[in-house]
RNA sequence: AGAGUUUGAUCAUGGCUCAGAUUGAACGCUGGCGGCAUGCUUAACACAUGCAAGUCGAACGGUAACGCGGGAAGCUUGCUUCCUGGCGACGAGUGGCGGACGGGUGCGUAACACGUAGGGAUCAACCCGACAGUGGGGAACAACCCGGGGAAACUCGGGCUAAUACCGCAUAAUCUCCACGGAGGAAAGCGGGCCUCUGCUUGCAAGCUCGCGCUGUCGGACGAGCCUGCGCCCGAUUAGCUUGUUGGUGAGGUAAUGGCUCACCAAGGCAAUGAUCGGUAGCUGGUCUGAGAGGAUGAUCAGCCACACUGGGACUGAGACACGGCCCAGACUCCUGCGGGAGGCAGCAGUGGGGAAUAUUGGACAAUGGGCGCAAGCCUGAUCCAGCAAUGCCGCGUGUGUGAAGAAGGCCUUCGGGUUGUAAAGCACUUUCAGUGGGGAGGAAACCUCCGGAGCGAAUAACUCCGGGUAUUGACGUUACCCACAGAAGAAGCACCGGCUAACUCCGUGCCAGCAGCCGCGGUAAUACGGAGGGUGCAAGCGUUAAUCGGAAUCACUGGGCGUAAAGCGCGCGUAGGCGGUCAGGUCAGUCAGAUGUGAAAGCCCCGGGCUCAACCUGGGAACUGCAUUUGAUACUGCUUGACUAGAGUUUGGUAGAGGGAGGCGGAAUUCCCGGUGUAGCGGUGAAAUGCAUAGAUAUCGGGAGGAACACCAGUGGCGAAGGCGGCCUUCUGGACCAACACUGACGCUGAGGUGCGAAAGCGUGGGUAGCAAACAGGAUUAGAUACCCUGGUAGUCCACGCUGUAAACGAUGGGCACUCGGUGCUGCGGGUAUCGACCCCUGCAGUGCCUUAGCUAACGCGUUAAGUGCCCCGCCUGGGGAGUACGGUCGCAUGGCUGAAACUCAAAGGAAUUGACGGGGGCCCGCACAAGCGGUGGAGCAUGUGGUUUAAUUCGAUGCAACGCGCAGAACCUUACCUGGGUUUAAACUGUGACGGACCGUUCCAGAGAUGGUUCGUUCCCUUCGGGGACUGUCACAGAGGUGCUGCAUGGCUGUCGUCAGCUCGUGUCGUGAGAUGUUGGGUUAAGUCCCGCAACGAGCGCAACCCCUAUCCUUAGUUGCCAUCAGGUAACGCUGGGAACUCUAAGGAGACUGCCCCGGAAAUCGGGGAGGAAGGUGGGGAUGACGUCAAGUCCUCAUGGCCUUUAUGUCCAGGGCUACACACGUGCUACAAUGGGCGGUACAACGAGUCGCGAAGUCGCGAGACCGAGCUAAUCUCCAAAAGCCGUCCUCAGUUCGGAUUGGAGUCUGCAACUCGACUCCAUGAAGGUGGAAUCGCUAGUAAUCCCGGAUCAGCAUGCCGGGGUGAAUACGUUCCCGGGCCUUGUACACACCGCCCGUCACAUCACGAAAGUCGACUGUACCGGAAGCCGGUGGGCCAACCCGCAAGGGAGGCAGCUGUCCAUGG
Repeated sequence: AGAGUUUGAUCAUGGCUCAGAUUGAACGCUGGCGGCAUGCUUAACACAUGCAAGUCGAACGGUAACGCGGGAAGCUUGCUUCCUGGCGACGAGUGGCGGACGGGUGCGUAACACGUAGGGAUCAACCCGACAGUGGGGAACAACCCGGGGAAACUCGGGCUAAUACCGCAUAAUCUCCACGGAGGAAAGCGGGCCUCUGCUUGCAAGCUCGCGCUGUCGGACGAGCCUGCGCCCGAUUAGCUUGUUGGUGAGGUAAUGGCUCACCAAGGCAAUGAUCGGUAGCUGGUCUGAGAGGAUGAUCAGCCACACUGGGACUGAGACACGGCCCAGACUCCUGCGGGAGGCAGCAGUGGGGAAUAUUGGACAAUGGGCGCAAGCCUGAUCCAGCAAUGCCGCGUGUGUGAAGAAGGCCUUCGGGUUGUAAAGCACUUUCAGUGGGGAGGAAACCUCCGGAGCGAAUAACUCCGGGUAUUGACGUUACCCACAGAAGAAGCACCGGCUAACUCCGUGCCAGCAGCCGCGGUAAUACGGAGGGUGCAAGCGUUAAUCGGAAUCACUGGGCGUAAAGCGCGCGUAGGCGGUCAGGUCAGUCAGAUGUGAAAGCCCCGGGCUCAACCUGGGAACUGCAUUUGAUACUGCUUGACUAGAGUUUGGUAGAGGGAGGCGGAAUUCCCGGUGUAGCGGUGAAAUGCAUAGAUAUCGGGAGGAACACCAGUGGCGAAGGCGGCCUUCUGGACCAACACUGACGCUGAGGUGCGAAAGCGUGGGUAGCAAACAGGAUUAGAUACCCUGGUAGUCCACGCUGUAAACGAUGGGCACUCGGUGCUGCGGGUAUCGACCCCUGCAGUGCCUUAGCUAACGCGUUAAGUGCCCCGCCUGGGGAGUACGGUCGCAUGGCUGAAACUCAAAGGAAUUGACGGGGGCCCGCACAAGCGGUGGAGCAUGUGGUUUAAUUCGAUGCAACGCGCAGAACCUUACCUGGGUUUAAACUGUGACGGACCGUUCCAGAGAUGGUUCGUUCCCUUCGGGGACUGUCACAGAGGUGCUGCAUGGCUGUCGUCAGCUCGUGUCGUGAGAUGUUGGGUUAAGUCCCGCAACGAGCGCAACCCCUAUCCUUAGUUGCCAUCAGGUAACGCUGGGAACUCUAAGGAGACUGCCCCGGAAAUCGGGGAGGAAGGUGGGGAUGACGUCAAGUCCUCAUGGCCUUUAUGUCCAGGGCUACACACGUGCUACAAUGGGCGGUACAACGAGUCGCGAAGUCGCGAGACCGAGCUAAUCUCCAAAAGCCGUCCUCAGUUCGGAUUGGAGUCUGCAACUCGACUCCAUGAAGGUGGAAUCGCUAGUAAUCCCGGAUCAGCAUGCCGGGGUGAAUACGUUCCCGGGCCUUGUACACACCGCCCGUCACAUCACGAAAGUCGACUGUACCGGAAGCCGGUGGGCCAACCCGCAAGGGAGGCAGCUGUCCAUGG
């Protein structure tokens, strides 16, 4: 620090996801030791049991228990019982102090609760300092005793009694109050010591003294209460809230200010800088994260707050409205004798429950701290320790060295090996930790007591302080630590290995099982599932889940955006607010600097120190970015004062304009009405029909009515803020611009709310209605046609008034100001120059367009009219869908508008540009593509292939073009892969090894369907170092063969197709962020990316063309088997013979054609048209030749081959059958339907080829197929071989025929082991369909189509198929609109599996979530009212009362209590 993921690829936008750190965690697997921390985040749910707050006898009366002493009794002389407060002590009680601390929890609380900085009207027990005092009396009540009630808890009555309990009196202040005269106004004693003075003279009392207390006042410290500034979560789908409310006066109340409370008066107070309401939440130091700014969080530790079963209340007290106190109400639990009572773990343990989840009913007060006490001491679940838990952090160990035969085993393998791996074993060492035994710190200082000193004091008492000494005190604890002993001994797992992301193979599985954080894996070769081997990463842990921050600049203060990605309000006016020109003075609020205070400790950071290190602990420092006070600075901002004119505005004179409102006028056109002329159609469409018209339409002329809109002018012209505005005239009115002067003096810009305007449609009321025209009707179209087209037609469109308030209200671009190269139009107004004048030319301002520089932009593009560079203000955005939906609010008459979510769901959605592909887009061009022609197919019969069906099997493959007379150039057996049956198992064939034997081989016979089995006879190899070896072969055993079994979607090779279409690419350069582009586009031209020209391209490659073959002309050479002109010979005839080399021909080599020449066209050049010559003319004709690639095209059954499957079978052998089936459908062909024909007779002319297991002549036989015989020929020699159509002649005469030949019967021939299933051919007989073939469809552009025969491959035989050959030999092409296919350029695209694409909606079923729903239930809350416990306060107090006062007393007074009552008020209604 980034990465993955939208695409065919690219850039940018944008979301999702990952890598990091962290946690009070939980879960899974695993688990050796120690140190230090941490441990109910959920039910503030309910709690059994024990403990958690007592203490003081030096305050008091006392004596229940224990001990001592004393006494008495019984007596077994040390035991029992009893008595005795005398002593140690002490239950219960009175009294004091403490139970307001410590400990727990986070319910509530959005608040002066907390944080921070301040303020001043207060309190304060214990503690400290100071001053003063502590005198003298009195009356009770517990305990106790007696009696009563009650189950209990407890309680009532009577009587006795003490105090540091209670009450007066005295005295007193610098105390309190005050009318300034005065008045009020406290206390308590207890303990130790001494005898100097006094009394009795023993010792005690008085006294003295010390200590602890007590009272009053002042001050301090600690603590507490109150007030204020600032900071402190979310929601506006919460916008208004408030009546003690805001303030004042007075009173009350409090420790104290204050509406805190009350009376009266005033009408205020808060709020868009968010009041009120709702939701959530203890706050902070800090903690986690982050570079920081921030974000999240508030366990443990520390500070503050709040709470203590829920709600309310007060009492006591220095302090509480009180966790282990009280009263009341409520819920719950428990006890009960049913009358009534008891309780509150959010203290420590612990239990149940909840939950993914969180510990022991432990030890000790040894230390630290707290309460009480003079003290000893007691109490202390605070605390210190221990226990449990890998919950976290830190540390240590599980060994170290050596060790290659690279062991065995595992895994993989190309079978060679590789890897695990120096790893192990082996050898040599070590002993941390754990184990056993032994030793052994520190945490402990003391209190007490003794001695010495000092203080106090009359004092050598006592007491206090200091120093010294003795003794004692440890829960942890089997402590830490050290030593010894033994032995490698007791101690490694977890996750991951497709990319991100470090780490790869095999097997299994087969879209199954499963994985998955995102992208995505799995459908038979899965590095992604599961296992294994190996590897990688961490390590006593490792992963997963959850959560936070980060990455995320993805809410952007630091640090983002808004033309098209999400995002500029439709447009003005304008309030608050924000921002604001020049100069000077003042001020110092902001701002800046210094100082002071504070910012608790802990934590973080730095430097040290202590545990062996570390974690941890500890000392010091820094920091705490803050707040406050104070002193300065004065540039900038603010405030204030004064001035200025450059911003803004006003005045004067002009200018243009569809700017707006109102009124009037006009002509053209449509329609309607009336009249004339006139007659049969009009209208409408792609074509029609509906419609109109003989009742006279359309057309045409004249007249009239009415409504709406304003042709030409008219223009990227004008005006307006936008919406918008268009005939002419009048009137009213807004704004803009230009020129020049004067004036005002910042008066400005923007603008949340607010307010106005706001197209069309729509709504309300009333008019109007010519044309047009939703709805509607009819006619067409169509599969349908609720559409497009046509004929009609109502709202509406128009007017007036009112509403609506939205649009792709768009420049998809908010407003204002300033700055920043140029060019060129248009509109308005000026200036200069020139002119008689209009122009031309130069120039200023304002507006409106185009092109462009810099710059910007993801690109497209923008570019002085910015999307450039800056400033100011407003609005808006934050992934897609859900959704501009729901709910709520608000506006509207309504339609509806504005505001505006969530659940759920996806990993994308979207932008710009690129390359392709596609388009019933465009341009150019080509092809038997259409057209023009000729002949077919589709109908018939047959042949053949396919589908389907059938079958034991009908083997398999090929399936649009590009499968279907295809693989098959030839299935009776074989072929053959299929079926049935019968055999066989190292085999029919191949390779190797071992053992044994034998040559191999040929042959007879038997069984059998055959394979096969048995059997007979013959035969006896080669080399040799003589040991043996080799070839061949039989048997056995082991490796292994074999497979036309599967996968053509694992492959090679081969092939088809687009397409013989003209294309497909590369290097360098250039352009672009990039994918890519350029080149290859453009202008011409060509069959052609063929060539030329131009050009940021220049070159090159694969294709095209040419080179090759055949053919057309000629030449040369050669002359047999071919040829025969001339010469000679011969025949019935023939190159038959001699001979010839001319010709034809054969087959080798050459020539020839190149737009070379001429004319014309053309800018030129390619090139085109014509012509000459030539056998051939513009690639002469034909063939071979197939670019990059496409179709997962075809083929595992040609061959090869990975993997899988099979191995007495899916191999192999054999016989028979099948591939030849047959209701049917299709393709390809043959033969026909006839007279351009058929039959018969005669007769002429080819070429390519083939042949010795062959072609087979002649001859003979047969009607014929053919047979017999067999010449010649290994072929320019012989044979196949007859060419046929043609020509000549004759018959048939339009018919199911003398057409046509299917089918069937009979008889044969040939091949072959064998023609039944299932061959071909021949003869005789039979003589079917078929009379030119519907929709549709195929081939062909010249020696072509059509037509006619011939040959060959395969092959024993079998050809209408296939491959070749020649004979005869046409018609037509205007042309490129259309169909099909293709090429180039361009355009659109939401396609890229690429239009056979993509994609929308309804419906059906299932599931999930959200909304609505008559209602119903609960929680919280508002308002009005009823009722009102306990309690404080107020009133009353007739009942009752010890202290004080009066009084001899009785009694009275003061004061108080119960009771009653009023206000307030919880729960409740």
The prediction has a mean pLDDT of 85. This is a predicted structure of a 1469-nucleotide RNA (small-subunit ribosomal RNA) from an uncultured bacterium. The RNAcentral record of the sequence draws on ENA and SILVA.